[in-house]
């Protein structure tokens, strides 16, 4: 330099263009327990940036940015 993959919570991930974007683990609070640890009840937290197509975008499309791969 060319091409090909990929990006959803801290972290591992689901979501056929129409749901309040699920879940486990982390984390916060509470029960339990002498304490701790497990266990169990609620909880917070997320779709790289930027633009299109469409009533409707995690999802198609273009680009940029990271991450990997491969060609030379």
């Nucleotide at each position: 330099g060319c091409c090909c993959c990929u990006a959803u919570a801290g972290c591992u991930u689901a979501a056929u263009g129409g749901a309040u974007a699920g879940a486990g683990c982390a984390g916060u609070g509470g029960c339990c327990u002498u304490c701790u640890a497990a266990g169990c009840c609620a909880u917070u937290g997320a779709u790289g940036g930027g633009g299109g197509u469409u009533c409707a975008a995690u999802u198609c499309c273009c680009u940029c940015u990271g991450g990997g791969g491969g060609c030379a």